[in-house]
RNA sequence: GGAGUCAUAGCUCAGUGGGAGAGCACUAGUUUGACGUACUAGGGGUCGUGGGUUCGAGCCCCUCUGACUCCA
Numbered sequence: 001g002g003a004g005u006c007a008u009a010g011c012u013c014a015g016u017g018g019g020a021g022a023g024c025a026c027u028a029g030u031u032u033g034a035c036g037u038a039c040u041a042g043g044g045g046u047c048g049u050g051g052g053u054u055c056g057a058g059c060c061c062c063u064c065u066g067a068c069u070c071c072a
Stems, first nucleotide, its partner, number of pairs: 001071007010024004018055001026042005048064001050062003
């Protein structure tokens, strides 16, 4: 220098055009003498940036940023 993959909750990830989710973690309650476990409930998201397509975008297209891989 060229090519590809990835970016979604605090962490690890799912989600192939119309409802944003799971596990763990966190908070509260119940349970216990207490801690832990277990159960119940709850909080938590500019879906990396900017733009485009569409009636409608986390999802499709382009730009940029960052991470990783391959080629040179």
The RNA shown here (transfer RNA) has 72 nucleotides and comes from a Candidatus Izemoplasmatales bacterium. It was read from a public genome assembly. Its Rfam family is "tRNA". It is annotated as a transfer RNA. Its family is annotated with triplet codon-amino acid adaptor activity in the Gene Ontology. Its mean pLDDT, the model's own confidence on a scale to 100, is 86.